Predicted 3D model of a 1240-nucleotide part of an RNA (large-subunit ribosomal RNA, half B) from a marine eukaryotic metagenome. Its mean pLDDT, the model's own confidence on a scale to 100, is 80. The full RNA is in RNAcentral, with records from MGnify.

Context: one part of a larger RNA
């Protein structure tokens, strides 16, 4: 000194983020007595108040009353065992939770609602599956989502996502069908492509739904004070936020106003409403009870505090035994300044330093521990999320097997047969095309009447009746065309039968699935299997497989870079120009612009010819600033298809003829250049334009107008015995015509096709392919397809979030500090506009200038990311001075007094509280003042931990979401018992001062220094008065300080007494022991402050800043130049303490120097000392200690024993017994004896 304890004078929360801690009452005993509120159950032990021992008597309410006495400071005597009230916020409540920093408002809850589920085999859930839970339950059930008792309620919005229905259209896979193309084949065939039609959910499209994810304006203007708007307008929405509540777990500004609480109140309450950015089951507003909850306020009641003290036990410490760890480059480890990868033990430079230990403290060793967790990087992980990419499970859809028979309805397709056909014009519903002048008709004509199809609304066709002989066409207008008068072949568009595909519904049984607690058998048992039987279901389900959908459920991954840290803006390719430093180049998140074209057949290319703009004046009908025409002037300013820059009159500027070189194939030779790329090119060889020619022409006055590589489609490209075309001849086929043999046939001859070959012209051509011949693939060449614009292009295809988070790395990078640096800042000078009645400069001082200082807020990014712990507060300080108070001075717009400014000046001082985490600030009260800085925004190996900053959790806000937020809010491990080395405070040993003891000087070193009132001078100087001093004296205090304990007061666990509970000395009595020293009441020494004394005086030298004397340079004037002065709490002395290691070790007395020795030490009794060394008293010639004795103080009448009382208990002996450290006496006991060093 730490740690647990125990006591404290006055004050009583002033401590402090916070009453943490800690104290302290009442004490689940008894009697009384208890408020708001309340869901009527509570609250409620609410709160508050009184008894409480012990002895006697009484009482039949005997775990207790009632009367009576008795002791004590005190009787729930000790232990045990609730602190309470008021107000508020959140959550109802009991309960869960992050084992191991969060216990909470978080979760869970009973109630609420919502969706989904009807069961052979429910939804859901596991599981590949068989199976299982759900349930041996069945919608008063069982899964799921929200909201969270209870009261009172839950408002609009279906546009957008979702969820539900709906089904006519579009959209839509696989299959299906399959017209037509290719390819091969002599052919039949094989392959290949595929239009169109068919074809499901999905989507799209319609409609419902919010206790489904969600959302829930703005603007302008108006009343007869002003303010403000019940009112009005518009403008846009799906719809504008309803009740309630509102500076709040939400409110930035903001400590919003207001009012209550305080002396004082960023907090708290109660209001207002200007809701940044409350709000109605992500439930809104109340709310009794309840909360290890948050927040404000009170009573108690105390060491939180003012301010601290003193004791206890256990550590430190010393001895004695055993005996680690982290660490560690080396070690022989001082300060200050400077320097230095920017903050030095180790460098320079000056200073200070014998040398080696022991307690002690924590400012340094950028101390220690962890390859920093914040921050950035990495073409790093990893978790999550979603409307990021891209897969998949599930789940749905359709085909297709499994998979079979039938009705009926309907579809396409074909065969037969019937219908069926309307521009206009014309009798009128004229489908083509050919043939035809006649057909029909008692086998029943025209008409009428009914019914039925169709329809263009005019009819036209069938049937049935009736009726009883005709009707239509040829003609003629019209028509492209003329008779359904009649025949024949088709078209279209419909019916109907028959095949036959398909599709829908419906049925049936044999697949197939499921069921039998009461049905056989295997089989003696079996609630299982497995065969029968027998019931339902049924070509469905299931299953396999092809296919579309939906799919963060679930997996793999992408999410770019420069960048004065990263984020957000911004920018990423080309082009002009500056910067750029006169070749060329040349950077910045350095200063300007521009480009992703445009022109072609009436160019803005090419040639050939030809012209000269613009601006200014002056003149000319309308005529004007500005249209034209003239003249002079200037001289490139004009004009180029756009940006700039450089060009440009010989024109690259303007007009006009005629034109396509806006060409093919080539290329010495060069300019740039890391590659890959660019650009510029004379000539040559072919062909053009245009010009008489000589020439010019391979775009455009130049310089931008862009994109590699793969990748698909596109054109080119081939066997020289070769293709393509045109004529030619010949062959062979096929078809036809004729002719002729003996009929089938066959031969000739010709026409035409198609093949193949010959020759002969014209053009084109040798890619893998060498068994030939086509395909197809590739080679080659040429164009087009990328804002591959992050423009040398990672992929065809890609977003976030992380504070749950890791990894590797960086002081190549940010936040603290440090450093440079000094915009900004703070202070200062310089100037002097103007204020100040006049007056610049008593004071104040614009516009502007130039310094300084490194407290601010930057910049930069130099040490430190294998860690310098960050705000504030405690504690403890130390410098500066630009001075807050004190002191001394000059000016004043200075009468006095109080000021204002300045100059010297850094000794010493420089308050206590409210309220907030605050630093600051605001407010109370004070004061001589209540400075302003620096010191790693001093100080966390000293301390706290309220704020900042990990993980829980809410709110408001953003976001679809994870999830954010220099917004808020509640909660949230500060490691080292050990200090190695510097420093630092305290104690020692050893050597040295050439033997000791004692008394000393003082070179240096540290402290100390402050200040107010009030009196007398004096109510004087001054003033008109109010008021009111200078110098000089003197008395009280304040805070700080240092001794001490006489006095007050604390402590005082070895003193004295009371007293509860128990054991124990056998029992009464007395006495011990233990409960905190059980508890209470007192207190001696000693420590101690809250007590007492004293302290900063006073004076001397030199001085600031002022004021001066004498004087000159410079006859003057000057306090200065030479010379003398005055003159401050500062400086040096005076005062206090330490100092001779002051290595310069000093002086002074006095003893010593052959030993028989000065003097020391060991030990040993102690204590006015002490961690331990030391240091003091003392060591028989002795009072050091103990012991006695006495004796001061403390308690307060002791035991025994008489005596009174029935007893508890009293009173007498007795101001008694006892008593720890004090003082005094006293040798009774211990300090004996004896060793060691010590100067020649």
């Nucleotide at each position: 000194c730490c740690u647990u304890c125990g006591u404290u004078a006055a004050g009583g929360a002033a401590c402090u983020c916070g009453g943490c801690a800690a104290a302290a009452c009442a004490g689940c005993g008894g009697u009384c007595g208890u408020a708001c509120g309340u869901u009527c159950g509570c609250a409620a032990u609410a709160a508050g108040a009184c008894c409480u021992g012990c002895c006697c008597a009484g009482a039949u309410u005997u775990a207790u009353c009632u009367g009576g006495g008795c002791c004590g400071c005190a009787g729930c005597g000790a232990c045990u065992g609730a602190u309470c009230c008021c107000a508020a916020g959140c959550g109802a409540c009991u309960g869960u939770u992050u084992a191991c920093c969060a216990a909470a408002a978080a979760c869970a809850c009973a109630g609420g609602u919502c969706c989904c589920u009807g069961c052979u085999a429910a939804a859901u859930c596991c599981g590949u599956a068989a199976g299982g839970a759900g349930a041996u339950g069945u919608a008063u059930a069982g899964g799921g989502g929200c909201u969270g008792a209870c009261u009172c309620c839950u408002g609009g919005c279906c546009a957008g996502u979702g969820u539900c229905a709906g089904a006519a259209c579009g959209u839509u896979a696989a299959g299906g069908u399959g017209a037509g193309c290719c390819c091969u084949g002599c052919a039949a065939g094989g392959g290949g492509u595929g239009a169109u039609c068919u074809g499901a959910a999905g989507c799209g499209c319609u409609g419902a739904u919010g206790a489904a994810c969600g959302c829930c304006g703005g603007c302008g203007g108006u009343a007869a004070c002003u303010a403000u708007a019940a009112c009005c307008g518009u403008c846009c929405u799906a719809a504008g936020g309803u009740a309630g509540c509102g500076a709040a777990a939400u409110u930035c500004c903001u400590u919003g106003u207001c009012g209550u609480g305080u002396a004082a109140g960023u907090u708290a309450c109660g209001a207002c409403c200007u809701g940044c950015a409350c709000g109605a089951a992500u439930g809104g507003a109340g709310u009794a009870a309840c909360g290890g909850u948050u927040u404000g306020g009170g009573a108690a009641c105390u060491g939180u505090c003012u301010c601290a003290a003193c004791g206890a036990a256990g550590g430190a410490c010393u001895c004695g035994g055993c005996g680690a760890a982290a660490u560690u480059g080396c070690a022989a480890g001082a300060c200050g300044a400077g320097u230095a990868a920017a903050g030095a033990u180790g460098c320079u430079c000056g200073u200070u330093a014998a040398u080696c230990g022991u307690g002690g403290c924590u400012g340094g060793a950028c101390g220690a521990a962890a390859a920093g967790a914040c921050c950035c990087c990495a073409u790093g992980a990893a978790g999550c999320u979603u409307u990021a990419c891209u897969a998949u499970a599930a789940c749905u859809u359709g085909g297709u097997a499994u998979u079979g028979a039938a009705u009926u309805a309907g579809u396409g397709a074909u065969a037969u047969c019937c219908a069926u056909g309307u521009u206009c014009a014309g009798u009128a519903u004229a489908g083509g095309u050919g043939g035809a002048a006649g057909a029909c008709u008692u086998u029943g004509a025209a008409g009428c009447u009914a019914u039925a199809u169709c329809g263009u609304c005019a009819g036209a066709u069938a049937u049935a009746g009736u009726g009883g002989a005709g009707u239509c066409a040829a003609c003629a207008a019209g028509u492209g065309a003329g008779a359904u008068a009649c025949c024949a072949c088709c078209c279209u568009u419909g019916a109907a039968u028959g095949u036959u595909u398909u599709u829908a519904a419906u049925u049936c049984u044999a697949a197939u699935c499921u069921u039998g607690a009461u049905c056989c058998c295997u089989u003696g048992a079996a609630u299982c299997a497995g065969g029968g039987c027998a019931a339902g279901a049924g070509a469905c389900a299931g299953u396999a497989u092809c296919u579309g959908g939906u799919g963060g459920g679930u997996a793999g991954u992408u999410u770019a870079a420069c960048u004065g840290g990263g984020g957000c803006g911004g920018u990423u390719g080309c082009c002009u120009c500056c910067u750029a430093a006169a070749a060329u180049g040349u950077a910045a998140c350095g200063g300007a612009g521009g480009c992703g074209u445009u022109u072609a057949c009436a160019a803005a290319g090419g040639u050939u010819g030809g012209c000269u703009a613009g601006c200014u004046c002056c003149c000319g009908a309308u005529g004007g600033a500005a249209a034209c025409g003239g003249g002079a002037g200037u001289g490139g300013u004009a004009g180029u298809g756009c940006a700039a820059a450089c060009g440009c009159a010989u024109a690259a500027g303007c007009c006009a003829g005629c034109u396509u070189u806006a060409c093919u194939g080539c290329a010495a030779g060069g300019a740039c250049u890391a590659c890959a790329a660019u650009c510029c090119g004379a000539g040559c060889a072919g062909u053009u334009g245009c010009g008489a020619a000589a020439g010019c022409a391979g775009a455009a006055g130049u310089u931008a107008g862009u994109g590699a590589u793969c990748c698909g489609a596109c054109c080119g490209u081939u066997u020289a015995u070769g293709c393509u075309a045109u004529a030619u001849c010949c062959a062979u086929u096929a078809c036809u015509u004729a002719u002729c043999u003996u009929u089938u046939a066959g031969a000739u001859a010709g026409u035409u096709a198609a093949u193949g070959g010959u020759u002969a012209u014209a053009g084109c051509u040798u890619c893998g392919a060498u068994a030939u011949a086509g395909g197809a693939c590739g080679g080659c060449g040429g164009a087009a397809g990328c804002u591959c614009a992050a423009c040398g292009g990672a992929u065809a295809a890609a977003a976030g979030u992380u504070a749950c988070u890791c990894u590797g790395g960086g002081g190549a990078u940010a936040a603290c500090a440090g450093g440079c640096u000094g915009a900004u800042c703070u202070c200062c000078c310089c100037c002097g506009a103007u204020a100040g009645u006049c007056c610049a400069c008593a004071u104040a001082g614009a516009c502007g200038g130039g310094g300084a200082g490194g407290u601010u807020u930057g910049g930069c990014a130099c040490c430190u990311c294998g860690a310098u712990g960050u705000c504030g507060g405690c504690u403890c300080a130390u410098c500066g001075c630009a001075u807050c108070c004190u002191g001394g001075g000059g000016g004043u717009g200075a009468a006095g007094a109080a000021g204002c400014u300045c100059c010297c000046a850094a000794g010493g001082g420089u308050u206590u509280g409210g309220c907030u985490g605050u630093u600051c600030g605001c407010c109370a009260a004070u004061u001589a003042a209540a400075g302003c800085g620096g010191u790693a925004c001093g100080c966390g190996a000293g301390c706290u931990g309220g704020g900042u900053u990990c993980a829980g959790a809410a709110c408001g806000u953003c976001g679809u979401g994870a999830g954010a937020c220099a917004g808020u809010u509640c909660g949230g491990u500060c490691u080292c018992c050990u200090a190695u080395c510097c420093g630092c405070c305290a104690c020692g040993a050893u050597c040295g001062u050439u033997g000791a003891a004692u008394u000393u000087u003082g070179a240096g070193u540290a402290g100390a220094u402050c200040u107010u009132u009030c009196c007398c001078u004096a109510g004087u100087a001054c003033g008109a008065g109010a008021g009111g001093a200078c110098c000089g004296g003197g008395a009280a205090g304040g805070a700080c300080g240092a001794a001490c304990c006489u006095c007050u007061a604390g402590u005082g666990u070895a003193c004295c007494a009371g007293u509860u509970g128990u054991c124990a000395u056998a029992c009464c009595a007395a006495u011990g022991g233990c409960a905190u020293u059980g508890c209470u009441g007192g207190g001696u020494a000693g420590c101690u402050a809250c007590g007492u004394u004293c302290g900063g005086u006073u004076u001397g030298g030199a001085u600031a800043a002022a004021c001066g004397c004498u004087g000159a340079a410079a006859g003057c004037a000057u306090a200065u130049a030479a010379g003398c002065g005055u003159g401050a709490a500062g400086c040096c002395g005076u005062c206090u303490a330490c100092a001779a290691g002051a290595u310069u070790a000093g002086a002074a007395u006095u003893c010593g120097u052959u030993a028989u020795c000065a003097g020391a030490c060991u030990c040993c009794u102690u204590g006015g000392a002490g961690a331990u060394g030391a240091c003091a008293a003392g060591g028989u010639u002795g009072a050091u200690a103990g012991g006695c004795u006495g004796u001061a103080u403390g308690u307060g009448u002791a035991a025994g024993u008489u005596u009174g009382g029935c007893a508890a208990c009293a009173a007498a002996u007795u101001u008694a017994g006892c008593a720890g450290a004090g003082c005094a006496g006293u040798a009774c006991u211990a300090a004996u004896a004896u060793g060691u060093c010590g100067a020649g």